[in-house]
RNA sequence: AGAGUUUGAUCAUGGCUCAGAUUGAACGCUGGCGGCAGGCCUAACACAUGCAAGUCGAGCGUGAAAGUCCUUCGGGAUGAGUAAAGCGGCGGACGGGUGAGUAACGCGUAGGAAUCUACCUAAUAGUGGGGGAUAACGUUUCGAAAGGAACGCUAAUACCGCAUACGUUCUGAGGAAGAAAGCAGGGGCUCGCAAGACCUUGCGCUAUUAGAUGAGCCUGCGUCCGAUUAGCUAGUUGGUGGGGUAAAGGCCUACCAAGGCGACGAUCGGUAACUGGUCUGAGAGGAUGAUCAGUCACACUGGAACUGAGACACGGUCCAGACUCCUACGGGAGGCAGCAGUGGGGAAUAUUGGACAAUGGGGGCAACCCUGAUCCAGCCAUGCCGCGUGUGUGAAGAAGGCCUUCGGGUUGUAAAGCACUUUAAGCGGGGAGGAAGGCUCUAUGGCUAAUAUCCAUGGGGAUUGACGUUACCCGCAGAAUAAGCACCGGCAAACUUCGUGCCAGCAGCCGCGGUAAUACGAAGGGUGCGAGCGUUAAUCGGAAUUACUGGGCGUAAAGCGCGCGUAGGUGGUUUGGUAAGCGAUAUGUGAAAUCCCCGGGCUCAACCUGGGAACUGCAUGUCGAACUGUCAGGCUAGAGUAUGGUAGAGGGGUGUGGAAUUUCCUGUGUAGCGGUGAAAUGCGUAGAUAUAGGAAGGAACAUCAGUGGCGAAGGCGACACCCUGGACCGAUACUGACACUGAGGCGCGAAAGCGUGGGUAGCGAACAGGAUUAGAUACCCUGGUAGUCCACGCCCUAAACGAUGCGAACUAGUCGUUGGAGUAGCAAUACUUUAGUGACGCAGCUAACGCGUGAAGUUCGCCGCCUGGGGAGUACGGUCGCAAGAUUAAAACUCAAAGGAAUUGACGGGGGCCCGCACAAGCGGUGGAUGAUGUGGAUUAAUUCGAUGCAACGCGAAAAACCUUACCUACCCUUGACAUGUCAGGAAUCCCGCAGAGAUGUGGGAGUGCUCGAAAGAGAACCUGAACACAGGUGCUGCAUGGCUGUCGUCAGCUCGUGUCGUGAGAUGUUGGGUUAAGUCCCGCAACGAGCGCAACCCUUGCCAUUAGUUGCUACAUUCAGUUGGGCACUCUAAUGGGACUGCCGGUGACAAACCGGAGGAAGGUGGGGAUGACGUCAAGUCCUCAUGGCCCUUAUGGGUAGGGCUUCACACGUCAUACAAUGGUCGGUACAGAGGGUUGCCAACUCGCGAGAGGGAGCCAAUCCCAGAAAGCCGAUCGUAGUCCGGAUUGGAGUCUGCAACUCGACUCCAUGAAGUCGGAAUCGCUAGUAAUCGCGGAUCAGCAUGUCGCGGUGAAUACGUUCCCGGGCCUUGUACACACCGCCCGUCACACCAUGGGAGUGGGUAUUACCAGAAGCAGUUAGCCUAACCGCAAGGAGGGCGAUUGCCACGGUAGGAUUCAUGACUGGGGUGAAGUCGUAACAAGGUAGCC
Repeated sequence: AGAGUUUGAUCAUGGCUCAGAUUGAACGCUGGCGGCAGGCCUAACACAUGCAAGUCGAGCGUGAAAGUCCUUCGGGAUGAGUAAAGCGGCGGACGGGUGAGUAACGCGUAGGAAUCUACCUAAUAGUGGGGGAUAACGUUUCGAAAGGAACGCUAAUACCGCAUACGUUCUGAGGAAGAAAGCAGGGGCUCGCAAGACCUUGCGCUAUUAGAUGAGCCUGCGUCCGAUUAGCUAGUUGGUGGGGUAAAGGCCUACCAAGGCGACGAUCGGUAACUGGUCUGAGAGGAUGAUCAGUCACACUGGAACUGAGACACGGUCCAGACUCCUACGGGAGGCAGCAGUGGGGAAUAUUGGACAAUGGGGGCAACCCUGAUCCAGCCAUGCCGCGUGUGUGAAGAAGGCCUUCGGGUUGUAAAGCACUUUAAGCGGGGAGGAAGGCUCUAUGGCUAAUAUCCAUGGGGAUUGACGUUACCCGCAGAAUAAGCACCGGCAAACUUCGUGCCAGCAGCCGCGGUAAUACGAAGGGUGCGAGCGUUAAUCGGAAUUACUGGGCGUAAAGCGCGCGUAGGUGGUUUGGUAAGCGAUAUGUGAAAUCCCCGGGCUCAACCUGGGAACUGCAUGUCGAACUGUCAGGCUAGAGUAUGGUAGAGGGGUGUGGAAUUUCCUGUGUAGCGGUGAAAUGCGUAGAUAUAGGAAGGAACAUCAGUGGCGAAGGCGACACCCUGGACCGAUACUGACACUGAGGCGCGAAAGCGUGGGUAGCGAACAGGAUUAGAUACCCUGGUAGUCCACGCCCUAAACGAUGCGAACUAGUCGUUGGAGUAGCAAUACUUUAGUGACGCAGCUAACGCGUGAAGUUCGCCGCCUGGGGAGUACGGUCGCAAGAUUAAAACUCAAAGGAAUUGACGGGGGCCCGCACAAGCGGUGGAUGAUGUGGAUUAAUUCGAUGCAACGCGAAAAACCUUACCUACCCUUGACAUGUCAGGAAUCCCGCAGAGAUGUGGGAGUGCUCGAAAGAGAACCUGAACACAGGUGCUGCAUGGCUGUCGUCAGCUCGUGUCGUGAGAUGUUGGGUUAAGUCCCGCAACGAGCGCAACCCUUGCCAUUAGUUGCUACAUUCAGUUGGGCACUCUAAUGGGACUGCCGGUGACAAACCGGAGGAAGGUGGGGAUGACGUCAAGUCCUCAUGGCCCUUAUGGGUAGGGCUUCACACGUCAUACAAUGGUCGGUACAGAGGGUUGCCAACUCGCGAGAGGGAGCCAAUCCCAGAAAGCCGAUCGUAGUCCGGAUUGGAGUCUGCAACUCGACUCCAUGAAGUCGGAAUCGCUAGUAAUCGCGGAUCAGCAUGUCGCGGUGAAUACGUUCCCGGGCCUUGUACACACCGCCCGUCACACCAUGGGAGUGGGUAUUACCAGAAGCAGUUAGCCUAACCGCAAGGAGGGCGAUUGCCACGGUAGGAUUCAUGACUGGGGUGAAGUCGUAACAAGGUAGCC
């Protein structure tokens, strides 16, 4: 610090996701040790049991028991004093827990004044003298208990008067009021019988003051979300009197006034203890508030007070409620959110431990007691930190595992082996520190009369440790006791094999899995971390993805439809004050801990600790005066006013006008009109349309007219008049900042729509009819109502758009145009300037497109708005509206995208240019018939398999009777028909039997080869047998492949290097103007070059030449005959050359390329034909040519044999053959080729047969011989338009040939038979010249079989105006929501399943609230009843107090009402998501009616 993911690719926008850090965590797997921390986040749910607050005998009265003494043995006395309850004092308001409530002066921070403060410190003064009770206790008594009641006794530091009063309080300023308590130690003098008085020390007590500490109160500022909560408030706001409190105050009360709060967010609702801090982050921020520390609140729920210095009190009281427990049913008891612990809840959180040794707290004079505070231990990998699980050496690179190209590689120096070490754990021994104090003895000093006590300091002595078998140190033994977890497709470090086969499964995102998965599962290997590792949850980060730092709004989400204007925000120039902001400085504060820096202590670290810095804040004082604010005074450049002009569809009102449509009247006139792609509905013989004249009525204003004008926008268009707003220009004068923006608010606001009343010519939703169509509730046509028009009132929305808020300033220009002004000029016009309105364009900006002085540039001010797509501008609620609806405006759920600009393709029922037998023009066919052949389908035991639009279908197959053959049936073989290796035997081979359909089985006989060696024997080839490795497979996958092939297409294209342009994908080149068959060539050009294609080079054919002449040819001679001689001139053969290049001429073109015409020439513009097939497309075809990965079969899916099948047949299609006839058939005669083939062959002459053929055997390994007669043609004859003398299918009979064999199932011949068919519907194919058409000939395959196929020559046309249309293709351009690329994409209803949600008669809870009823305990007031020790009074009685009663306030509770929220609800609405459902085709191309609002 970034990365993945939208696309074919790109840039940008934008969301989702990941890598980091962290946690009071939990879960899974695993687990050696130690240190330091942490440990109910959920039910403020309920709690068994134990403990958590007592202490003081030096305040008081009692006082069991041990011990001691006495004893009459009954007992009595004493008792250091202890236990124990009680009275009394102090403490139970601290410490400990929890976070329910609380949005608040609760907390934080900084201040304030009207207060209290036990114990503590300091100071002053005092502590005199009396009185009456009471608990304990005793007796009686009630009750189950808890607990009481009555009577009687008693003490005090308990209670109450009196005296005194420095200071205190009150006051009328004279005065008045108000205290106390003693206890302990010691003692010389004096007094006393004694107790003691008295003195003194210490601790207390009383009054008062000051301090310290703690607490109460008030204020400024800060402190979550919601406006779908906008108004709230009656003690409310203030005043006066009174009350109350420790204290200010509506804190309370009476009266008076009508205030107070709120858009700077009151009130209401939701949520929440706050802070120091913690986590994260570069920071600013964001999230959080466990442990530690400060504050607050609470203590079963609600209410209340008492006591007290302090409480409205966690382990106190009273009442009410819920719950639990005890009960004798009458009544009682309780409160773990103290420490342990239990149940429950939950994903989840520990021991019913030890000790007061330390620190601290309470009480006490003290010893001491208490202390679940605390210190320790236990449990838990919960976190952080440290250590270990060995170290060195060790290649035969062991074995085993895994992989393998079978060679090896890897695990891997890893192990073993050898040599060492001993931390930690284990065993044994030693052993700190945490301890200071207190007690006692003693010394000195102080108080004092005192060598008592007491206090301070020093010394001696005996003592105090839960932890603890402590830390730490030493010794012993032995590698011994100690490694896992996750991951390995990309992000993101790390790869192979097997299994599985869209299954099982994985997944944070993208996405893997459908038979070769680095993504699932396992293994081997590897990577990362390591006593842990992963997962889940959560927070921050990355995210500049809420943007203060630090974002945006033309098209991605986003400028309000427009204006006026309130609050607010912002504001020209100058002078002087002021000092709020601002700056500087000082002081106080900002607790400690934490973080940071420098040190120190545990062996290190975590951890602990000392010091510093910091805590960015707040407050107060002083100084400064530039800027902002504020006050005062000026200025004129902003703004405005006056004045003179100008243009204009600016607005409102009243009139007027002509053209046109329609209707009506009249005339003329006759059969149609109208309408459309074509029609029909409609109108018309009752006279339309057309035409002429006249009349009526409504609406709109042609030409002018213009990216012209005006207006804020919506919008505004005939002419005249009236009223009226704004703008611009010029010149001077005046005011003196009066300005800009503008949340709310107010006004205007197209069309459609609504209300009332008019009006209605044309047009025209709805509706009707006619067409179109599969349908057509549409597009088209004929009609036609609302509406459109007017008046008045609503509605308030638009793609209300420049998709661009308003205002101001600045920043190159050029060319138009509208309105004005000026200068020059006679004028046309030019120049300058200003306000608009357009086009281009520099800088700059922008993701790009584009914007560009009218900014989307550079800045300032103010407002509005945005934060992924869908759900949704929807629901609910509110406001507005007559309604329609508008406005404000969510969530659940769901997806990983949605969207912008540009690029390359592809496509378009877009455009332009061009080509092709593409159409057109022609010729001949197919589709109809019969047959052949292939395919589909059907059939079958099998009808083997493949090919399936063009580009399968006379295709693989250039030959299925057997074989072929892969299929079926039957019978056989199992190392096999074939290959290699091992062993044994045998030459190989040949012949003859038997059984069998044959394969095969079985028997007999012949035969002994080659090489080496002296021989034995060995070897090679071949045969037989045996066992095992293996063979074999036309079995599967052409979607695992190679190779080969088809196709677009012989179309003219496809690319690269360098350069340039662009952020980039890409572009340029390759586009453009010409031209060509051609990306062929020329010109131009930010391109310059190059490659694969085109062309050419190759073959063939057409002309000529040279060379060579045998089997060829032959002018000469000769013959029946190139037969022979001679010859190679010619033809021909076959080798080498030449020839054609737009070379020449004319024209056109741009002086080019090239085209047109011509000459010459055998041939003329690639001469004709062939071979040759760019980058690529179709997962095109082929595993059955071959090769090959993987899978499958192995007495069978292999191999052999026989027979059958591939040849079937209601049917359909393709490709062909023959025909339908006279340009013909038949018969007779007669002429002319080319290219091939031939020894398992072609086969001549001759003979036989009607013929197929047979016999025969010459010649030929071929320019020699044979196949081999070419046919159409030509010359004659006949037939005469007919199912024929056409046509030949079919069938009967008889034959020939091949072959082992012709039945299934061959070809041919002869005789006989003589079917359909008379030129073929829709549709469709081929062909542009030696072509089509037509005629025959040959080859391959092959024993035989050709209408197929591959070749060959003979005869030999017609037509092409042209490119509108169909099909295919090329280039440019345009649109696109397509990119699997139009066979694309995609919308909505319906049907089914699931999910969340709205409405819903209602139903059930919660919360807060209003009114009324009610009123426990308590407090305050009142008190006619009852009771009453201290004081007063001689007494009666009084004062005072208590009980009771009552009034007020008030908790729980009750009734009624609405509000709000949650849950639920028959039914219902839309929404979302789902596999390949149904119906259509709306959108994307002109999407086939442009689309959208």
A computed fold for a 1493-nucleotide RNA from an uncultured bacterium, annotated as small-subunit ribosomal RNA. Model confidence (mean pLDDT): 86 of 100. The RNAcentral record of the sequence draws on ENA.